[in-house]
RNA sequence: GGAGACUUCCAGAUGAUCGCCGGCCCCGAUGGGGCGGGAGGAAAGUCCGGGCUCCGCAGGGCGGGAUGGUCCUUAACGGGGACCGGGGGCGACCUCAGGGAUAGUGCCACAGAGAGCAGACCGCCCGUUUUCGCCAAGGCUGCGGCGGGCUUGCCCGCCGCAGCCGUUAAAUGAAGGCGGGUAAGGGUGAAAGGGUGAGGUAAGAGCUCACCAGUUUCGGCGGUGACGUCGGAAGCUAGGUAAACCCCAUCCGGAGCAAGGCCGAAUAGAGGAGCGUUUGAGGGCGGCCCGUCCGAAGCUCCCGGGUUGGCUGCUUGAGGGCGUCGGCAACGGCGCUCCUAGAGGAAUGAUCAUCACCUUGGUGCGGGUAACCGCUCCGGGGAACAGAACCCGGCUUACGGGAGUCUCCGGCC
Numbered sequence: 001g002g003a004g005a006c007u008u009c010c011a012g013a014u015g016a017u018c019g020c021c022g023g024c025c026c027c028g029a030u031g032g033g034g035c036g037g038g039a040g041g042a043a044a045g046u047c048c049g050g051g052c053u054c055c056g057c058a059g060g061g062c063g064g065g066a067u068g069g070u071c072c073u074u075a076a077c078g079g080g081g082a083c084c085g086g087g088g089g090c091g092a093c094c095u096c097a098g099g100g101a102u103a104g105u106g107c108c109a110c111a112g113a114g115a116g117c118a119g120a121c122c123g124c125c126c127g128u129u130u131u132c133g134c135c136a137a138g139g140c141u142g143c144g145g146c147g148g149g150c151u152u153g154c155c156c157g158c159c160g161c162a163g164c165c166g167u168u169a170a171a172u173g174a175a176g177g178c179g180g181g182u183a184a185g186g187g188u189g190a191a192a193g194g195g196u197g198a199g200g201u202a203a204g205a206g207c208u209c210a211c212c213a214g215u216u217u218c219g220g221c222g223g224u225g226a227c228g229u230c231g232g233a234a235g236c237u238a239g240g241u242a243a244a245c246c247c248c249a250u251c252c253g254g255a256g257c258a259a260g261g262c263c264g265a266a267u268a269g270a271g272g273a274g275c276g277u278u279u280g281a282g283g284g285c286g287g288c289c290c291g292u293c294c295g296a297a298g299c300u301c302c303c304g305g306g307u308u309g310g311c312u313g314c315u316u317g318a319g320g321g322c323g324u325c326g327g328c329a330a331c332g333g334c335g336c337u338c339c340u341a342g343a344g345g346a347a348u349g350a351u352c353a354u355c356a357c358c359u360u361g362g363u364g365c366g367g368g369u370a371a372c373c374g375c376u377c378c379g380g381g382g383a384a385c386a387g388a389a390c391c392c393g394g395c396u397u398a399c400g401g402g403a404g405u406c407u408c409c410g411g412c413c
Stems, first nucleotide, its partner, number of pairs: 001409010012355007020038002023035005040385001044396002047394005052256004059290004064252005069083005084098001085096004099247002104245002106241003121186002123182010138165012194212006213237002215234008260312004269303001271302005282294003319338008357382006364375004
């Protein structure tokens, strides 16, 4: 100097003028005056969890849903912290829908012999058989030719052709058929029945052995634990997928501030249907069943009408700040201190000035080899995402600027 990783802070401040809302106090009170206060880190999304309100109590089972390493934390969570394991990165670090495939079912296209209690395409080995090629030396028979002997019809010799015998010459030949063995070599594929080496075999194979990997298991050590590490045994050695169905473990009443409470006001029910009156209808706020409670005569549903007013709930909280103790941390205890919106069709605004922040141009000074950095002065421009509605803890998404720590690369001293 460059490229990254992680953590954290701010989201302007002050003053003046005018305007709006609410609290407290005062007054001459449909208003006036004084003193304080008045949008967020996400207020967004409505994805989770609660506080609070209502359903008389909120039982059991089925079904349904959610979560899924361990420990800690929290009101709780599917949140947070630390750690373990898998994966990614040179690294700082990041990420994981992280229990089970030996309970069962399903799926793995195409290619391939075969993708699960699989399988033989090409190969390799054994047996048998066919064809081609080769077949010295020796022997026998037949035919033909030549020569000799001579007894005119025989014998001997040589050569050629054909056939046969026999041995082994050639080939440890070549190309096939059939049967059996094999899964080491090759091929197909994302993936093919552990890997390397040796022995063994007709050829092979954990068939046997050595080492390694995985699985199961027995111990030692460390850790709360997940787990790690060391040593031994067993030849046990067929995958993947559960964000497929499923199994296992844990958890789960419902509805929601338009909840709910109070006051005021208004009128249309000659409306319809079903069930029922102690033989119990109907109701008890997600579905079904059981249980239980209310219900002593009505209940439920459909259609239609009236009330769309006011007050409250409504902001003191699982609250904030500072200090201290415990804890690796998240977080918790203790002490002191503070009150920081409550609108109600919806307030929290507008203008001006100065300063702060970011960016850019110029001048001067300083540091530096340079790139560049710092300070002063004079100008220009900018200021993101965005608006409380019962409240709180998270998650996710959007976005301007600052600070710190760490990693890697390059250069110089």
The RNA shown here (Bacterial RNase P class A) has 413 nucleotides and comes from Trichloromonas sp. It is recorded under the gene name rnpB. Rfam family: Bacterial RNase P class A. It is annotated as a ribozyme. The coordinates come from a structure-prediction model, not an experiment, and the mean pLDDT is 76.